Predicted 3D model of a 370-nucleotide RNA (Bacterial RNase P class A) from a Paracoccaceae bacterium. Of the family's consensus pairs, 95% are formed in the model.

RNA sequence: GCGGAUGGCUGGAUGACCGCGCGUAUGCGAGGAAAGUCCGGACUCCAUAAGGAAACGGCGGCGGGUAACGCCCGCCCGGGGAAACCCGAGGGAAAGCGCCACAGAGAACAGACCGCCUGCACUUGUGCGGGUAAGGGUGAAAAGGUGGGGUAAGAGCCCACCGCGGGCCUGGCAACAGGUCCGGCAUGGCAAGCCCCGCUGGGAGCAAAGCCGAAUAGGGAUCGCGUGGCCGGCAACGGCCGGGGCCUCUUUAGCCCCAGCAGAUCCGGGUAGGCUGCUAGACCCUGUCGGCAACGGCAGGGGCAGAUGAAUGGUCAUCCAGGGGGCUUCGGUCCCCGGACAGAAUCCGGCUUACAGGCCAUCCGCGAAA
Repeated sequence: GCGGAUGGCUGGAUGACCGCGCGUAUGCGAGGAAAGUCCGGACUCCAUAAGGAAACGGCGGCGGGUAACGCCCGCCCGGGGAAACCCGAGGGAAAGCGCCACAGAGAACAGACCGCCUGCACUUGUGCGGGUAAGGGUGAAAAGGUGGGGUAAGAGCCCACCGCGGGCCUGGCAACAGGUCCGGCAUGGCAAGCCCCGCUGGGAGCAAAGCCGAAUAGGGAUCGCGUGGCCGGCAACGGCCGGGGCCUCUUUAGCCCCAGCAGAUCCGGGUAGGCUGCUAGACCCUGUCGGCAACGGCAGGGGCAGAUGAAUGGUCAUCCAGGGGGCUUCGGUCCCCGGACAGAAUCCGGCUUACAGGCCAUCCGCGAAA
C1' cells in the first nucleotide's frame, strides 16, 4: 500500500426572526433503531382461595450472567474457509409409527442388471445350473474405508491402520480431549415428520385498571336433574342432614341456593365526557475494584418529553462532511448538486429489519521499502 474479517462512533454546526408543548423560577422538549409486535418482565385486573393434573406451548452441548428470556458471555463438538472469522432447530433412529419421488436388480428383516469364477450340454458362443458381491452401472444416498494376504473367483474370510461399540487411566466443575486395552462389528438417512426423554410455562393487557359525572332497557330468550327428610316453634322462621351451583378436571376449604332459585349459554340497549394511571426506572454518567468476558460491588454526580387528533417546528444567512465541472502562479478560486433510515404515546431488557455519507480501532493474508 492492497484485499479480507470483526467491533464501534457520528449521521450536520452557528446566528437571527416567527410559532408551539410541559413545567415553575428562569428550565426542558422525538431514536439507534422510536419500526416489527417476535420473546422476557415490571405494573394492573380476572378465574372464590390454596395445591395437583390434563390440554396446549416453549427450550434442548457444557458452564456462567441476568429480574427473566427463545437473550448475552466463555468454552466443547460438528460444518465452511488458506487464515482471521462465520454458521449450527447441537438429547434420542434398538420404544413405536411414518417418509425417501424418479431411476435402479435392490432403498433397510433392503440385492444380482452388466460382470467374475465354475459344472453340464451343444449348433463354439449360446442354453440350463451352482458360487460371488471385490469391478462397472442407476441414484442424493447401495450392507464401513485404504492396503495386503487368501480364494476357483470373491467377501472382515484373515491381518495392519482408520472408522464403530465398550472397559480402564490421565486432564478438565462439565460438555469433552488424550492415551491404552478388548471386540470383526448391533445395519442408511430424515425427529426443522409424529413421537420418546429432560427442564419449564395460569389468562388478559394502559383501549390494563380506578375515581367523578351522566345515560339507558332493573331488557329478552333457552337450560336449570333433584324439587326431600328430621328437630324446635301457634306462625314467620331457625338448626342439622341430603341435593345442586361457584364457567377444563380433581383434592381441601369458603360462599350461595333449594323453585318466580343459586347459576350457565345466547341476543339486544346505554355509557363517544372529565381526572388519575403518566414518567424517579432492574434509570443515566464518571471513577475505581473483581472477573478472560457477559456482568457485578463501592464512591461521587445528574434530573434528561409526557402530548391526547396528538407539541418538539418553519424561514433566511453563513460555515462544514461529500459529489461533479471549469480555471490555476498548484497556494487556491468560481459555478452547480446535495446531507441517510426515519417520528415517542405505560415503562424497561433483548432479538430482527432499514440506513446516503464520513471516521476510528483490532485481527488475518499478500506485496514493497528501510